[in-house]
Molecule: transfer RNA
Organism: Solobacterium sp.
């Protein structure tokens, strides 16, 4: 420089072939339990779906640019 993946919550990670209000786990906050604490249970916060344009009746998903990461190639 060129080609492939990929960026969604504080972390790792789903979301079907474009449809309904965007989830789980772990971590935090409160509460229950307990003499106190772990662990368990319950519930809560918590998101610009990297950014910006476009398609559509609707975009995390399709088109495009750009910015960052990873693998190849040269």
């Nucleotide at each position: 420089g060129c080609g492939c993946c990929g960026g969604u919550a504080g972390c790792u990670c789903a979301a079907c072939u474009g449809g309904a209000u965007a989830g789980a786990g772990c971590a935090u906050u409160u509460g229950a339990c307990u003499a106190c604490g772990a662990a368990u249970c319950a519930a809560a916060a918590g998101g610009u779906u990297a950014c910006g344009g476009g398609u559509u009746c609707g975009a995390c998903u399709c088109c495009u640019g750009u910015c960052c990461g990873g693998c190849g190639c040269g």